[in-house]
Context: one part of a larger RNA
Order: sequence, then structure tokens, then C1' cells
RNA sequence: GGAUGAACGCUAGCGGCAGGCCUAAUACAUGCAAGUCGAGGGGUAGAGGUUGCUUGCAACCUUGAGACCGGCGCACGGGUGCGUAACGCGUAUGCAACCUACCCUUUUCUGGGGGAUAGCCCGAAGAAAUUCGGAUUAAUACCGCAUAAGACCACGACACGGCAUCGUGACGGGGUCAAACAUUUAUGGGAGAAGGAUGGGCAUGCGUGCCAUUAGCUAGUUGGCGGGGUAACGGCCCACCAAGGCGACGAUGGCUAGGGGAUCUGAGAGGAUGGCCCCCCACACUGGUACUGAGACACGGACCAGACUCCUACGGGAGGCAGCAGUAAGGAAUAUUGGUCAAUGGAGGCAACUCUGAACCAGCCAUGCCGCGUGCAGGAAGACGGCCCUCUGGGUUGUAAACUGCUUUUAUUCGGGAAUAAACCUGCUUACGUGUAAGUAGCUGAAUGUACCGAAGGAAUAAGGAUCGGCUAACUCCGUGCCAGCAGCCGCGGUAAUACGGAGGAUCCAAGCGUUAUCC
Repeated sequence: GGAUGAACGCUAGCGGCAGGCCUAAUACAUGCAAGUCGAGGGGUAGAGGUUGCUUGCAACCUUGAGACCGGCGCACGGGUGCGUAACGCGUAUGCAACCUACCCUUUUCUGGGGGAUAGCCCGAAGAAAUUCGGAUUAAUACCGCAUAAGACCACGACACGGCAUCGUGACGGGGUCAAACAUUUAUGGGAGAAGGAUGGGCAUGCGUGCCAUUAGCUAGUUGGCGGGGUAACGGCCCACCAAGGCGACGAUGGCUAGGGGAUCUGAGAGGAUGGCCCCCCACACUGGUACUGAGACACGGACCAGACUCCUACGGGAGGCAGCAGUAAGGAAUAUUGGUCAAUGGAGGCAACUCUGAACCAGCCAUGCCGCGUGCAGGAAGACGGCCCUCUGGGUUGUAAACUGCUUUUAUUCGGGAAUAAACCUGCUUACGUGUAAGUAGCUGAAUGUACCGAAGGAAUAAGGAUCGGCUAACUCCGUGCCAGCAGCCGCGGUAAUACGGAGGAUCCAAGCGUUAUCC
């Protein structure tokens, strides 16, 4: 000198864009953050209507919330950096060792049955959470059967190819394996197979902190054979066999740490950092476990154990903000218990639509960067006042002020006023030909009466901070008298202090200026 997720002191007019718990992965009141589908199913409370009438009941019709069964989603999105020195990450390869819901393409099917169970009803236990018994019922829930191109599994036999194990293709006869319907008749679904796309899994080369005042480490350890398990390879797991494996090219141990793209600095080489944004990883009160599922060993799922908090009728129960706000605590220190789904994106749905603290916006904070303003021109009796001096006077403040003319950014008031929105959908038309495409009209804005534009009057609404001995730009007077104090280093102060305190003046930056901390 540059830089910062900064803090502190003094000061402060505005706008745009960004950023905002670095500490206690401490504890959390409250609200919200993941639902959706009635075009899968049974069906109720309620509402409306009609009829009957014993005028408050019954029957029927229409509509129909919540809950329940079922499907898809909840593995995304959002947060944090505890752990991890590791194939975790980066980069480059490989899988003749693998999976992939939804989506796309091609192709073939969608036949015929069965038994239950939520709900509802009746009853019971319990303070509650909740649970149990009986009766009855549906499905795109569940389970057989048929069909089997195909897939998978043995077997037989053939061809081609390769990269060790092997791979691919065609053939024969065996064994196993499918499906689901809804409806407004337009469609939307379901099952098998092949391919694609997307997302993942695994393996390997190289790279990726400090300490040798850590030198030896290792029994599932290293390898084999056989099996189990997995989507898949593998001591991943197991039985048996062998005695190996790693290490001064730093094993093992200890300490520290999420990694990268990048960021800061520097001429570069380097050094330092990893906050915001993007990619990957890990975690979700602590530890462990699996279930479901295409996918989790699952932040707002389950079970067990533990710590903590809460409820209790003492028998037993409930909970997990490292989601968004917010609270307490800690700290030098870090924001609103805001608005909207209008856009973008996501989930469900044929769709309308619903949900979305993702997102888009608004609020707070000079935390940073950038921009604008606090006026411009003229004006010498060089006014008054202040300060200084060699003191009838001069110098300086200083064109500064007054005064004259001009302008109105900004602020104030008034008026106008966007873009972000075109799709979906609805109506119509056209094309091809039977559900798509195109065109056309209509519908939709949280931010917002915002940005922006115009008008009015009036210099009107707006400057501070640090420094002035040398380094280092900027000097005098007064006070103090090794005191009070200053100080980054050298050093100032003991009676003439340009170094302390005040004043005048000056210098440097400027809505900031200084100080502190850290990095280069």
C1' cells in the first nucleotide's frame, strides 16, 4: 500500500447493487416450512329441495367438508460444517462386476376368479397418549389361475469376437414369472420386453496439512478355496487352508482441518484464505439398528439405549429450529415472530387448481462497493470579528462573507404512470387427419401508485473525521513545567514544548474519517 462476513470511537443527506451469529453442532416458547389426487374406493357430518304428516320426525333427490383405505411425492428443495488427512475431494480412466421411479422411442398384451381389512355401526379399557373385542363393507389394496413373444434359471449343441476371468448372437426341449381399471366416451391409466435419456453405485493412476521430541504396525490381519450376502466386485461376512501384508519413497501414532471452482495479495514465482454464489462430501439432540421404497439406513419417518425438557389421576406418556422468522444464553459483534405464489422452479392432479419460509419481494444495519448532492458566477471598502507581529501600522482567515445575478440535481408538495405476462385455461378459426400444431380474442402483478416522467416555489433540506517533530503532506501563540500527558518506531515533557492541553491557521481524505484485529 492493498484486502476484510469485521468490531469500536466521532460523525452522517440520498440512491442503486451486494452482504449480514466468524462465538455455544448451546437450550428452545409460539406460528409457519410437504403435500396432493373424488377422473382409484367405500362413504359420512352438514346444507338445500320435494313429499308424507303424529309440527319435528320419516322417506326420497341434489350437493357434500373432515376422517379412512389406495396411488404418487415426502431420498428433491432448504440448513449446518460436528466428524473426516479419507478414493472424502480434484483430475483422468475403467465396469467382460452394476442399478435407475417419473420422461422419450419401439413393440406385445390388458382373460377369468377368490378371501380379507380400514372406514361406518355396537361395545370395552385408560387421566391422557392411545388401545382392544364383535358385526359388516369397497377398491387401481391383497392373493391364486390362464396366456408367455420376452426375461430369468439349469441343460444340450453351434458360430463369431475379445481384454485374464470371458462377451455377443442364433437354435432345441424343460422350469419360473404379468396386468387394473376410471369416466363427462374425449381420454387418462395398468403389465411384459428392448433401447435412449437422466441420476447414481463401485474400482483404479496421480495430486491433496503439521509433528520422527511418534519407528516399528497388523489375526479378518495378507492371500487362496468354497459358500453367504449385495443392484454389483470385494474378508463385505463365514468355514477351512497357507503365513503373509505395510513401513525412512515415513507405516503406525498424535495434533489440526470439510474438499474444490475460486477469493485476497504479489511484476511473477509464491504466500494466505475457503464467508456469500456453484459442484462434491458429511451430519440432523447423542449412539446404534433396520423397515418401506426405483432410490434412505431417511432434518420436520420408525425402533432401542442415553442425556435433557415437559404433561400425569404416579399406572404411564410427549418432544428434538445445524428449515423461515423469533427467544434466552454466549459474545467486540451480525436483521422482521413481514408480503405473495404475480414470475421462475418443485410435488400431486386429465385439468381447473391446491401446497410450496424454495423463490420473488419488502423491512432493519454506512457492513462494503459504486453513483449523486450539500450550489454556480460575479463581488476588495481586501468590511466586522478572530489569530499573529517588528503594533498610529501590517499580515492572515479571504472572494471567504455581505451584496448582485443564475440554477433546482436532491428534498418537499401536486399530477401522470410502466415493464416484469405470456403461457396454462376458455371461446373461435385454420392445417393435417381424429388429437396435436398454429393463429386469434379473453383471463392473471406480491413488489406498487413503486421505478420513471412532468410541474411549482425557494439556496432553499444536507460536513465531518484524523493529522500538522522526523519517517510524512501540513506552524504559530497561550497554558503546563519529567507534572498532566503523548507515543507505530525514533522519542517528546525538568519555565521560551512546531511532539502534552487549548486557540488560530494549515494538510489529507470525505458521508465518511480514524483506531484495533487478521492476511499478503
Predicted 3D model of a 520-nucleotide part of an RNA (small-subunit ribosomal RNA, 5' domain) from Pedobacter ureilyticus. Rfam family: Bacterial small subunit ribosomal RNA. Model confidence (mean pLDDT): 85 of 100. NCBI's taxonomy places the organism under Bacteria, Pseudomonadati, Bacteroidota, Sphingobacteriaceae, Pedobacter.